[in-house]
RNA sequence: UUAAUUCUUCGGGGCAGGGUGAUGCAGUAAGAUUUGCAGAUUCCCGACCGACGGUGAUGUAGAGUCCUGAUAAUGAUCAGAGUCAUUUACAAAGUCCGUGACCUGCUAAGGCAGCUGAUCCGGUGAGAUUCCGGAACCGACAGUAUAGUCUGGAUGAGAGAAGAUAAGC
Numbered sequence: 001u002u003a004a005u006u007c008u009u010c011g012g013g014g015c016a017g018g019g020u021g022a023u024g025c026a027g028u029a030a031g032a033u034u035u036g037c038a039g040a041u042u043c044c045c046g047a048c049c050g051a052c053g054g055u056g057a058u059g060u061a062g063a064g065u066c067c068u069g070a071u072a073a074u075g076a077u078c079a080g081a082g083u084c085a086u087u088u089a090c091a092a093a094g095u096c097c098g099u100g101a102c103c104u105g106c107u108a109a110g111g112c113a114g115c116u117g118a119u120c121c122g123g124u125g126a127g128a129u130u131c132c133g134g135a136a137c138c139g140a141c142a143g144u145a146u147a148g149u150c151u152g153g154a155u156g157a158g159a160g161a162a163g164a165u166a167a168g169c
Base pairs, nucleotide, nucleotide: 006164007163008162009161010160017045018044019043023038024037025036026035047149048148049139050138051099052098053097054096058091059090060089061088062087063086064084066082067080068079069078070077071076094137095136103114104113105112106111119135120134121133122132123131141152142151143150
């Protein structure tokens, strides 16, 4: 680089603490707006979480150029210190650009189409929705006391990540 649309593994986190009391149970001959007990991770205060690829003046590590010194004697080698229009690897955005999941429609199926949340201010600077500081905002469907965090579809699916395998240059 090409091919077999090959195989394997991996591939999502999160209510600490407090308040309220729908409702249930008990008590009563019976009932109640009474009493007792239980009672929301859903409400209120507050707490906590952030899939995948890209971009990212940044960071870390390595190599290299330049410079200085030594060796060496014109091929270079070694050491040191920083610097950079050089280079490699890794990390780096919930809100930027895309993707996936959920949901809707179509299809025999593979799949196709649709839908798909949320950021500002200040600082630095040539340049930042990414860095630093501060303050905000967002989060499928079903169940249930109204759910990003509980339970369930899901021992599922999946963007993708890593590796293996065959042939040629």

Record summary:
This is a predicted structure of a 169-nucleotide RNA (FMN riboswitch aptamer (RFN element)) from Roseburia intestinalis. Model confidence (mean pLDDT): 75 of 100. Its Rfam family is "FMN riboswitch aptamer (RFN element)". Gene Ontology term of the family: FMN binding. The sequence is in RNAcentral, with records from Ribocentre.